A computed fold for a 675-nucleotide part of an RNA from a Candidatus Martarchaeota archaeon, annotated as large-subunit ribosomal RNA, domain II. It matches the Rfam family "Archaeal large subunit ribosomal RNA". For this family Rfam cites "Crystal structure of the ribosome at 5.5 A resolution" (Yusupov et al., Science, 2001). Rfam 15.1 lists 2,955 matches to the family in 1,139 species. Model confidence (mean pLDDT): 81 of 100.
Context: one part of a larger RNA
RNA sequence: ACCAGGGAGUGCAUAUAUAUGGCAAGCAGAAAUGCGGAGCGAAAGCAAGAGCUGAAGAAGCAAGGUAUGAAAAUGCCUAAGUCAUUUAUAUGCGACCCGAAGCCACUGUGAUCUACGCGUGACCAAGACGAAGUUAUGUUAACGCAUGAUGGAGGUCUGCAACCUGUCAUAGUAUACCUUGUUGGGUGAGUUACGGGUAGCGGCGAUAUACCAUUCGAACGUGGCAAUAGCGGGUCCCUUCUGAAGUAUCUUUAGGAUAGCCUCGGAUGAGCUUGCAUAUGGGGUAGAGCACUGAAUAAUGAUAACCUGAUGUAAAUUAGGCUCGUUUAUCAAACUCCGAAUACAUAUGCUGCGUAGAUUCCGGGAGUCGGCCAAGCUGGGUAAGCUAGCUCGGCGAGACUACAAAGAUAGUGACUAGGGUUAAGGUCCCAAAAUCCUAAUUAAGUGUCUUGAAAUCUGGAAUUUCCAUAGACAUCUGGGAGGUAGGCUCAGAAGCAGCCAUCCUUUAAAAAACGCGUAAUAGCGUACCAGUUAAGGAAGUUCUGGGUGAAGAUAUACGGGGCUAAAUUAGGUACCGAGACCCUAGAGUGCGCAAGCACUGGUAAGAAGGCAUAUGGCAUGGCUAGAAGUAUGUUUGAAAAAACAUAUGGACCAUGCUAUAGAGAAAAUCCUGGU
Numbered sequence: 001a002c003c004a005g006g007g008a009g010u011g012c013a014u015a016u017a018u019a020u021g022g023c024a025a026g027c028a029g030a031a032a033u034g035c036g037g038a039g040c041g042a043a044a045g046c047a048a049g050a051g052c053u054g055a056a057g058a059a060g061c062a063a064g065g066u067a068u069g070a071a072a073a074u075g076c077c078u079a080a081g082u083c084a085u086u087u088a089u090a091u092g093c094g095a096c097c098c099g100a101a102g103c104c105a106c107u108g109u110g111a112u113c114u115a116c117g118c119g120u121g122a123c124c125a126a127g128a129c130g131a132a133g134u135u136a137u138g139u140u141a142a143c144g145c146a147u148g149a150u151g152g153a154g155g156u157c158u159g160c161a162a163c164c165u166g167u168c169a170u171a172g173u174a175u176a177c178c179u180u181g182u183u184g185g186g187u188g189a190g191u192u193a194c195g196g197g198u199a200g201c202g203g204c205g206a207u208a209u210a211c212c213a214u215u216c217g218a219a220c221g222u223g224g225c226a227a228u229a230g231c232g233g234g235u236c237c238c239u240u241c242u243g244a245a246g247u248a249u250c251u252u253u254a255g256g257a258u259a260g261c262c263u264c265g266g267a268u269g270a271g272c273u274u275g276c277a278u279a280u281g282g283g284g285u286a287g288a289g290c291a292c293u294g295a296a297u298a299a300u301g302a303u304a305a306c307c308u309g310a311u312g313u314a315a316a317u318u319a320g321g322c323u324c325g326u327u328u329a330u331c332a333a334a335c336u337c338c339g340a341a342u343a344c345a346u347a348u349g350c351u352g353c354g355u356a357g358a359u360u361c362c363g364g365g366a367g368u369c370g371g372c373c374a375a376g377c378u379g380g381g382u383a384a385g386c387u388a389g390c391u392c393g394g395c396g397a398g399a400c401u402a403c404a405a406a407g408a409u410a411g412u413g414a415c416u417a418g419g420g421u422u423a424a425g426g427u428c429c430c431a432a433a434a435u436c437c438u439a440a441u442u443a444a445g446u447g448u449c450u451u452g453a454a455a456u457c458u459g460g461a462a463u464u465u466c467c468a469u470a471g472a473c474a475u476c477u478g479g480g481a482g483g484u485a486g487g488c489u490c491a492g493a494a495g496c497a498g499c500c501a502u503c504c505u506u507u508a509a510a511a512a513a514c515g516c517g518u519a520a521u522a523g524c525g526u527a528c529c530a531g532u533u534a535a536g537g538a539a540g541u542u543c544u545g546g547g548u549g550a551a552g553a554u555a556u557a558c559g560g561g562g563c564u565a566a567a568u569u570a571g572g573u574a575c576c577g578a579g580a581c582c583c584u585a586g587a588g589u590g591c592g593c594a595a596g597c598a599c600u601g602g603u604a605a606g607a608a609g610g611c612a613u614a615u616g617g618c619a620u621g622g623c624u625a626g627a628a629g630u631a632u633g634u635u636u637g638a639a640a641a642a643a644c645a646u647a648u649g650g651a652c653c654a655u656g657c658u659a660u661a662g663a664g665a666a667a668a669u670c671c672u673g674g675u
Base pairs, nucleotide, nucleotide: 001675002674003673004672005671006670011093012092013091014090015089016088017087019085020084021083022082023081026035027034028033039046040045051061052060063078064077065076066075067074068073096234097233098232099231103224104223105222106221108220109219115198116197118195119194120193121192122191123190124188126158127157128156129154133150134149135148136147137146138145139144163185164184168181169180171179172178200216202212203211209218237610238609239608240607241606242605247259248258249257250256251255260368261367262365263364264363265362266361267360271353272352275350276349277348278347279346280345281344287338288336289335293332294331295330298327299326300325301324302323306321307320308319309318310317311316371395372394373393375391376390377389378388379387380386400411401410402409415586416585417584418583419582420581421580425576426575427574428561429560430559434573436572437571438570439569440568441567447563448562455548456547457546458545459544460543461542462541463540464539465538466537467536476531477530478529479528481505482504483503486500487499488498511526514525515524516523587600588599589598590597591596611664613661614660615659616658617657618656619655620654621653622652629648630647631646632645633644634643635642636641
């Protein structure tokens, strides 16, 4: 891992509700007693229905009891129970099953491992250094000192002896501490054998919280014990009907309770209305504005006082600020002289729903209280597939079609089967349907899903004004002059350093000069004019296409092929395309006498009806002419399942009703066995 078998809402007590049954002002019990038959009031205490309506019941009204109150009035109450069984739920117990780490108890078991004492023993090659002491000689007044011998100390040294230890190794299949090599110790606080001692609220410890039998921040065994677990995992057949919540408050913050939202049952009995219209309301948002508050711009005028600077001995004058007026240019969530749309409230009408029972009320059962996404509107943040909210729609719990693939987008809400028509989106091929029609744009593979800035480069279109065969624009040729070097300034200033003025003449035209240039002149162009040539040209405004800008890790990236339309814009027709819509047939649910009408996506959850298993009872049956079981096949049913056939097997089994339950497995690192 696979297969088989086992494996989780149970039992008792009590309570509430439900259904059924017995009896009933009583019921149950042998009885004692329990519940019911009267309530109200803190208490003393006081103490209840033959009324009206209605066929009757119910409901309503009136009346009554009691408490409070001076009263008005208000609260509660004014006759159906009780016992048993069924089902559901709650509470207490192990309480659906499995799972801790832990806590406590015991005259409980352990020192054959290991820690440290104790007793009796054992062991340490070889070599080196050479303490004290002793002694000889020399020396000293003496104490002493020096030298040489001797001596043999030491947690001394070397050490591949033994032994201990355990530093290192990508070694050996090697983190159940083993081997090998290697490092360290190796006469000492040394190593070691055997015996014996200390026990868990403890021992032992050259302290590492180390060790006490592979177990140690408190050993192991057994018991309390099914400890507790708001946490994790698991929780077994089918179909039908309905169908949530991730919110509020309190506790809390991985959980609960109450309400909200779901479901089932009952009562009531006629209205309800979320949508639309109209009317009446209040509002201070969007926007807008500067009249207030605050911020803020430029110019100008005024200015008694005040502040600052300058001049001045001072007086004073002057500049700026402050303040005020006018004009210019701007802002605000905590500004408003103004002010919507929506939304909200109320009323009326319409629409829709409703006696096939709406609305409302009562009761049983829940689940939910981690939410998330798009669009719109806000706060935080540079931003985020970020974060905190509101509104609405979705996913959650929603299949199908489209977006290449998809949770939320677009289309559309799936009972079953068949046929047709469309939606979103598409129609060159992959791949169903247009190589469709009309008019344009793009040349960048732009684009063919969404989306890119400033800046810069390069196209197109429209339009306005002006010039143009009396010749435009551009090219080329020629002219471009005179008064005059205008005046001033200046060393000089001659069109061209600077200041002032900017005239007149000859002309086809020519500036008191637009640029270069000179020390100043000179010189070169330009404006302007003519000629040449021969048809459109110049300037501006608006709209628009394309390129660069433009950065991610194996290799281009429209889904791909590919496409000059099969791209983009505007318009049109046809077709394809879903479980949508329509038609036909069928199944189920609700309602209904029926005809028939409507409905049937679904997680948590509620409700209903069935299938299957084991055993008992009653009834009816089968079977050696072959029961159960096993294997394969066929058939029936919407399913759980059932029936039949053949083979095997060799003795029990089935059906109907009913009762009881150890009553359904794919999961729990599930348990046991097998392979």